The part of an RNA shown here (small-subunit ribosomal RNA, 3' major domain) has 477 nucleotides and comes from a wastewater metagenome. Its mean pLDDT, the model's own confidence on a scale to 100, is 83. Its Rfam family is "Bacterial small subunit ribosomal RNA". Rfam links the family to the GO terms ribosome and structural constituent of ribosome.
Context: one part of a larger RNA
RNA sequence: UGACGGGGACCCGCACAAGCGGUGGAUGAUGUGGAUUAAUUCGAUGCAACGCGAAAAACCUUACCUACCCUUGACAUGUCAGGAAUCCUUGAGAGAUUGAGGAGUGCCCGAAAGGGAGCCUGAACACAGGUGCUGCAUGGCUGUCGUCAGCUCGUGUCGUGAGAUGUUGGGUUAAGUCCCGCAACGAGCGCAACCCUUGUCUUUAAUUGCCAUCAUUUAGUUGGGCACUUUAAAGAGACUGCCGGUGACAAACCGGAGGAAGGUGGGGAUGACGUCAAGUCCUCAUGGCCCUUAUGGGUAGGGCUUCACACGUCAUACAAUGGUCGGUUCAGAGGGUUGCCAAGCCGCGAGGCGGAGCCAAUCUCAGAAAGCCGAUCGUAGUCCGGAUUGCAGUCUGCAACUCGACUGCAUGAAGUCGGAAUCGCUAGUAAUCGCGGAUCAGCAUGUCGCGGUGAAUACGUUCCCGGGUCUUGUACA
Numbered sequence: 001u002g003a004c005g006g007g008g009a010c011c012c013g014c015a016c017a018a019g020c021g022g023u024g025g026a027u028g029a030u031g032u033g034g035a036u037u038a039a040u041u042c043g044a045u046g047c048a049a050c051g052c053g054a055a056a057a058a059c060c061u062u063a064c065c066u067a068c069c070c071u072u073g074a075c076a077u078g079u080c081a082g083g084a085a086u087c088c089u090u091g092a093g094a095g096a097u098u099g100a101g102g103a104g105u106g107c108c109c110g111a112a113a114g115g116g117a118g119c120c121u122g123a124a125c126a127c128a129g130g131u132g133c134u135g136c137a138u139g140g141c142u143g144u145c146g147u148c149a150g151c152u153c154g155u156g157u158c159g160u161g162a163g164a165u166g167u168u169g170g171g172u173u174a175a176g177u178c179c180c181g182c183a184a185c186g187a188g189c190g191c192a193a194c195c196c197u198u199g200u201c202u203u204u205a206a207u208u209g210c211c212a213u214c215a216u217u218u219a220g221u222u223g224g225g226c227a228c229u230u231u232a233a234a235g236a237g238a239c240u241g242c243c244g245g246u247g248a249c250a251a252a253c254c255g256g257a258g259g260a261a262g263g264u265g266g267g268g269a270u271g272a273c274g275u276c277a278a279g280u281c282c283u284c285a286u287g288g289c290c291c292u293u294a295u296g297g298g299u300a301g302g303g304c305u306u307c308a309c310a311c312g313u314c315a316u317a318c319a320a321u322g323g324u325c326g327g328u329u330c331a332g333a334g335g336g337u338u339g340c341c342a343a344g345c346c347g348c349g350a351g352g353c354g355g356a357g358c359c360a361a362u363c364u365c366a367g368a369a370a371g372c373c374g375a376u377c378g379u380a381g382u383c384c385g386g387a388u389u390g391c392a393g394u395c396u397g398c399a400a401c402u403c404g405a406c407u408g409c410a411u412g413a414a415g416u417c418g419g420a421a422u423c424g425c426u427a428g429u430a431a432u433c434g435c436g437g438a439u440c441a442g443c444a445u446g447u448c449g450c451g452g453u454g455a456a457u458a459c460g461u462u463c464c465c466g467g468g469u470c471u472u473g474u475a476c477a
Base pairs, nucleotide, nucleotide: 001477002476003474004473005472007471008470009469010468011467012466013465015461016460019425020424021423022422023421026316027315028314029313030312031311032310033309034307035306042053043052064302065301066300067299068298069297070296073127077126078125079123080122081121082120083119086103087102088101089100090099091098092097107116108115109114129291130290132289133288134287138285139284140280141279142278143276145274150189151188152187153186154185155184156165157164158163169180170179171178195268196267197266198265200236201235202234203233204232205231206230209226210225211224214223215222239262242256243255244254245253246252318418322377323376324375325374326373327372328371334365335364336363339358340357344353345352346351384415389410390409391408392407393406394405395404431453432452433451434450435449436448437447
């Protein structure tokens, strides 16, 4: 100087407390451990691994296993020789591959011979190739402490020196934020602001959007209009600016006015010096080591989907604030040409036929659901719950056996609110309800977004956990 303390003081955080809803019990989904296996590819392992890499494992993916094949190689550059490339028919084979036959000559230079570019085939060698090892050789990227308020430097001063001071102290703040004081005076990286979005208003603009007035219509449908809504560009607006009080005449804090918004208005992006030899050699790059008729390459089939068990994360429930049936109201944000697919018809349905429109404020996905109004059920393993299984189908796709999703009929399991323990959340939040996107031929209870309905509680900081500042002790570095 740090680190540590079941030392002290102060402060903060859904850290506790106060509340609301869960997990832990059931069934299912998914990941992991373990076991199994020819293989169940590899990585991630307290917080910070475990719906994680994977924003889609039937083939492919795919790295694993088995079998069958190739050896200058699937890919790159160089040398030599030959041929244009390419296309068609056919035999063997699980296919990779291999055998036979046929068609066919292009572009540039040149009169021709010939040469060149590109592509294909063959030969020999330099080499290719490796998701092989080492993340404890590395770059890059990422997680974490933590959006915590810290981390440093120059000059000066003090100290023999390591170092200290500044950065400590008194106030204050979300903040090393600001003020005052001070052997310090300044500065940098962080904080804040500048950026995006949302909340109010104004101006400009008015189609595909909108409709107050005037006509018109089943319908903003058409004429007409751009007032309103909305859209999208530019501005305004919030700064403790104003008033009162407290304070040290400060910084600031408390209350108030005006205001759509008030003291960082809400949300996001943004992550200092560093820590964990944290994670990643399987994104990529790369040192070293290793393989080179194989640890490289191709193909078919299988596996990653197994299952006495254990754990994590979720979904659905156990019901009446509910289930079922009928009627009825209101979103936002997105996607669409190998695409989204309307009307109409067929089917109980998944879906099929159909073909209008749309490169989309125009057409379409697309009926939002909870809600509201009625009816029924009456506390029961039930008109709750839906696992499992049987049969029959639909769709995608060469192909749904291993191993897809969905539909109809039948079946109707566990489950009556969950032990010890444990998690999330402070407001348009929790809870609850549906909708969309990426990936994608097909496949979502995952994930990323979107809106609808919409709470309770916070006395307080004694205690648990984590963090910051000062101080103290130390057989620690």